Small-subunit ribosomal RNA, 3' major domain from an uncultured eukaryote, 459 nucleotides, folded computationally. Its mean pLDDT, the model's own confidence on a scale to 100, is 84. RNAcentral holds the full RNA, with entries from ENA and SILVA. It matches the Rfam family "Bacterial small subunit ribosomal RNA".
Context: one part of a larger RNA
């Protein structure tokens, strides 16, 4: 000097408390675990692993297994030789590979001869190659404490010293904020402000938008606006209460932003990278086959057990966003998924693209039911060489379990919570109920700070 304490003093935080929706009980989904396997690749493990790496395993991805194959190799540089490349058809084979035929002669420099440049192929060597160990050898990146308010420094002082002061103390803020004082005076990294999206208003300019148009609405640039400015009270001061005006009040809302450190915290499997380790094999090609197994345990999610509700008919309002090998209208077909011709549209112009919860009319009466949809048979459509292992999707038929969940246990303070539908990325298609993001419709409670967790500050 830290850390610790079932020591003390003060303060924060969805941490309690007060609410409200949940998980945990059931079916499914989808991660782990254990089990099983020729393999079930491999990695994350309290919080901070388990809808994690994965923004998408049929093959491919693939790194895992069985079989077939090749060895200077699938990829890179370099030397000699040979032929352009390269495209057709025939064969053996499960493909990789091989085995026949055939067609083909191009660019660039020269008059030719000849040479170059890609790119194929043959041979010998140095080399390729490793998703093979080590994140406890590391770079770089992340998670975490934690948006917590601290961590430091110079020069003075104090003390033999380690070190302290400063940073303690009385206020006071969301903050080491800012004030008053003080052996400290000042500085740094953080806080705050600077950015960036909404919220008013003004202006400027409008296409394709605003049905027609001045002006609205809207789109998209530009300024303007909030500073405890004003007013009352309190206070040395910083502040704090309480009001006017305002669209917005005291940090207006959201964001992006993350200090010294700390967990030998994660990653050598995104990248790179030391040292080890293989080198006819731990490297590489190719069919199948597994990553999708299944007694069982656990995490995280959809969907439910219904009448604040289910079917049916009708009728209203939305915001993002995305599209050329795309987005696909409208019109026929088809109960449906779809299928057929194709029209616009590189989009404020075509399309996706009817938004649902909502409102109205009708029924269904509390039943394992016109709740609930798993399962499962049959008949189809899509995508793609190919859906057997293992794909989405529709009709019809079947209709499990579930009748609100034990012990314990998550989230949230306002346009939040609930809850309804839409969009994007990945993506041939899809196990997407994830995961990122956008809008509708919208609440309940905080008496407090004595416990429960976390975290500051000083003793």
């Nucleotide at each position: 000097u830290g850390a610790c304490g079932g020591g003390g003093a003060c303060c924060c935080g969805c941490a309690c408390a007060a609410g409200c929706a949940g998980u945990g009980g059931a079916u499914u989904a989808u991660g782990u675990g254990g089990u099983u396997u020729a393999a079930u690749u491999c990695g994350a493990u309290g919080c901070a692993a388990c809808g994690c790496g994965a923004a998408g395993a049929a093959c491919c991805u693939u790194a895992c297994c069985a079989g077939g194959g090749a060895u200077u190799g699938a990829c890179a540089u370099g030397c000699c030789g040979a032929g352009a490349a390269c495209c057709u058809u025939c064969u053996a084979g499960a493909a990789a590979u091989g085995g026949a035929a055939g067609g083909g002669u191009g660019c660039c420099u020269g008059a030719a001869a000849a040479g170059g440049a890609a790119c194929u192929u043959g041979g010998a060597c140095a080399c390729a190659g490793g998703u093979g160990g080590u994140g406890c050898a590391u770079g770089g990146c992340u998670g975490u404490c934690g948006u917590c308010a601290g961590c430091u420094c110079g020069u003075g002082c104090c003390g033999u010293g380690a070190g302290g002061u400063g940073u303690a103390u009385a206020g006071u803020u969301a903050a080491g904020u800012c004030u008053a004082g003080c052996a400290a005076c000042g500085a740094g990294c953080g806080c705050a402000a600077c950015c960036c999206u909404c919220g008013u208003c003004u202006u400027u300019a409008g296409u394709u938008a605003a049905a027609u148009u001045a002006u609205c609405u809207c789109u998209a640039g530009a300024g303007a606006g909030a500073c405890u400015g004003c007013c009352g009270g309190u206070g040395c001061a910083a502040g704090c209460c309480g009001g006017a005006g305002g669209a917005a009040g005291g940090a207006g809302a959201g964001g992006a932003u993350g200090a010294c450190g700390u967990c030998a915290a994660g990653u050598c499997a995104g990248c790179a990278u030391g040292c080890c380790c293989c080198u006819u094999a731990c490297a590489u090609c190719c069919u199948g086959g597994g990553c999708u197994a299944c007694a069982c345990a656990c995490g995280u999610a959809a969907u439910a057990c219904a009448a604040u509700g289910g079917u049916a008919u009708a009728g209203a309002c939305a915001a993002u966003c995305a599209g050329a090998a795309g987005c696909g209208a409208u019109c026929u077909c088809g109960u449906g998924a779809g299928a057929g011709c194709u029209a616009g549209c590189g989009a404020a112009u075509c399309u996706g693209u009817c938004a649902a919860a909502c409102u109205a009319u009708a029924c269904c009466u509390c039943a394992g039911u016109u709740c609930g949809g798993a399962u499962u048979g049959u008949a189809g459509g899509c995508u793609g060489c190919a859906a057997c292992u293992c794909g989405c999707c529709u009709a019809c038929a079947u209709g499990a379990a579930g009748c609100c969940g034990g012990a314990a246990u998550u989230g949230c303070u306002a346009g939040u919570a609930a809850u309804c539908g839409c969009c994007a990325g990945u993506c041939a298609g899809c196990u997407a109920u994830a995961u990122g993001g956008c809008g509708g419709u919208g609440a309940a409670u905080a008496c407090g700070u004595u416990c429960c967790c976390g975290g500051g500050u000083c003793u």